[in-house]
RNA sequence: AUGAGGGUCACGCGAGAGCCCUGUCGGCCCAGCGGCCGGCGGGCGCCGAAGGGGCAAGGCGGCGGCAGCCGCCGAAACUCUCAGGCAAACGGAGCGCGACCGGACG
Repeated sequence: AUGAGGGUCACGCGAGAGCCCUGUCGGCCCAGCGGCCGGCGGGCGCCGAAGGGGCAAGGCGGCGGCAGCCGCCGAAACUCUCAGGCAAACGGAGCGCGACCGGACG
């Protein structure tokens, strides 16, 4: 300072996938069968957009019989599904907008 990228906060938008089955404990309801709510577990199915892991081009290094080979680094909305999630609410990558922090190039 007509203050980049970045960060924090507020607000708005913001996808996907069983309100599945089951054990046990407590509470409540019911004449009973049984049901509802909550806690702690188990099972099967599924989702990707908190977080996390993987890698392509390429880069660096090493070996080499000069064909290549090996190691490390290496992004995502791709991929895995560890974590998280599968009515609503909450959360949610990212986007928009505003305030603030900060001070790169010039």